RNA sequence: UCUCCGAAAAGGCAAAACCAGAGUAAUCUGGUGACGCAAAGCCACGGGUCCUGACAAAGGAUGGCCGGGUUGCCGAA
Repeated sequence: UCUCCGAAAAGGCAAAACCAGAGUAAUCUGGUGACGCAAAGCCACGGGUCCUGACAAAGGAUGGCCGGGUUGCCGAA
């Protein structure tokens, strides 16, 4: 230095709910809030689920559903 791993320390993110707004909707953005998270940082590539649609095709959403890719803080056993 790198990989595995996750003690400590410094920090980080932010579920539900409520308020305001956007959207046909799923859902998203901001504020309050904190259920939790070692990537709960980023990417719709594969699968799943959700919405629109004629149950089709197609389009959209979900990264805090799973897998994968990629970048990063610290360094005990």
A computed fold for a 77-nucleotide RNA from Geotalea sp. SG265, annotated as c-di-GMP-I riboswitch aptamer. Rfam family: c-di-GMP-I riboswitch aptamer. Gene Ontology term of the family: cyclic-di-GMP binding.